Annotation
Predicted 3D model of a 71-nucleotide RNA (transfer RNA) from candidate division WWE3 bacterium CG08_land_8_20_14_0_20_40_13. The coordinates come from a structure-prediction model, not an experiment, and the mean pLDDT is 82. Rfam family: tRNA. Gene Ontology term of the family: triplet codon-amino acid adaptor activity. Rfam classes the family as a transfer RNA. Rfam describes the family as follows. Transfer RNA (tRNA) molecules are approximately 80 nucleotides in length. The sequence was found in a public genome assembly. Taxonomically the source falls in candidate division WWE3 (Bacteria, Bacteria candidate phyla).

[in-house]
RNA sequence: GGGCCUUUAGCUUAGUGGUAAAGCAGCUGGCUUUUAACCAGUUGACCAGGGUUCGAUUCCCUGAAGGCCCA
Numbered sequence: 001g002g003g004c005c006u007u008u009a010g011c012u013u014a015g016u017g018g019u020a021a022a023g024c025a026g027c028u029g030g031c032u033u034u035u036a037a038c039c040a041g042u043u044g045a046c047c048a049g050g051g052u053u054c055g056a057u058u059c060c061c062u063g064a065a066g067g068c069c070c071a
Base pairs, nucleotide, nucleotide: 001070002069003068004067005066006065007064010024011023012022013021018054026042027041028040029039030038047063048062049061050060051059
């Protein structure tokens, strides 16, 4: 220098154009003498900018970070 892949909640992952989902973690309550466990509820996220579209996590462009291959 060239090519490819990844980026979603604190962490690990789903989500092929129509209200963003789950597990663990956190918080609140219940149960318990207390803690843990268990039960119920609850908070929290689409890497940045732009474009297409009635509508974008999803499609397109540019950039950022990380990884792999070639030179």